[in-house]
RNA sequence: UCGGCGUUAGCUCAAGGGACAGAGCAUCUGUCUGAUAUACAGAAGGUUGGUGGUUCAAGUCCAUCACGCCGAA
Numbered sequence: 001u002c003g004g005c006g007u008u009a010g011c012u013c014a015a016g017g018g019a020c021a022g023a024g025c026a027u028c029u030g031u032c033u034g035a036u037a038u039a040c041a042g043a044a045g046g047u048u049g050g051u052g053g054u055u056c057a058a059g060u061c062c063a064u065c066a067c068g069c070c071g072a073a
Base pairs, nucleotide, nucleotide: 001072002071003070004069005068006067007066010025011024012023013022018056027043028042029041030040031039049065050064051063052062053061
C1' cells in the first nucleotide's frame, strides 16, 4: 500500500429493510434465611464506532473515516 472480516448494554453475543433493539452473565432492589449462598420476582443500563448517502422506513443496504484482527505484496 492492497484485500477480507469485525465494531450493538459493564462483559459475551443475538436481531429476514418494518414490534418499544433483545438474551445470558454482572450490577441494584425485593421475597426467602438466624446470616450467607442458591432459587424466585423485579429494576436499571444502548447517541447500534463517527460522518454522509439510498429508502416511506436503516442496527441491517452503499460510500468514506477511525479502531481491532487476519492475509497478500
Predicted 3D model of a 73-nucleotide RNA (transfer RNA) from a soil metagenome. Its Rfam family is "tRNA". It is annotated as a transfer RNA. Rfam describes the family as follows. Transfer RNA (tRNA) molecules are approximately 80 nucleotides in length. The prediction has a mean pLDDT of 81.